[in-house]
RNA sequence: GCUUGCAACAACCCCGUGGUUGGGGGCUUUUCUGGAGCGAUCGGCCUCAGCGCCGGCAAACUUUCAGGAACGCCAGUGCAUCCACUGCAAGC
Numbered sequence: 001g002c003u004u005g006c007a008a009c010a011a012c013c014c015c016g017u018g019g020u021u022g023g024g025g026g027c028u029u030u031u032c033u034g035g036a037g038c039g040a041u042c043g044g045c046c047u048c049a050g051c052g053c054c055g056g057c058a059a060a061c062u063u064u065c066a067g068g069a070a071c072g073c074c075a076g077u078g079c080a081u082c083c084a085c086u087g088c089a090a091g092c
Base pairs, nucleotide, nucleotide: 001092002091003090004089005088006087007086013078014076016085017084018083019082021080022079023077025074026073027072029070030069031068032067033066034065035064036063037062041056042055043054044053045052
């Protein structure tokens, strides 16, 4: 120097260090879908009058619930993967 195996050190055990890629988790923001609330408008009824009642359609905004997606962020991510390195042992 190369190869192989291993992790003593550790606030139970497991976990040597740093990083790559993929996946998982949490949070923020944005967005999509669905449900609920509100509800323009239209028709009918009652009435002196509608601020009332019933029904059809049901947009935008807003609130809320559930689910999905994306960017970003967080972390002993007890998942996988690869690279480099620390230490120990063996072989060449």
Predicted 3D model of a 92-nucleotide RNA (nadA riboswitch) from an Acidobacteriaceae bacterium. Model confidence (mean pLDDT): 75 of 100. Of the family's consensus pairs, 100% are formed in the model.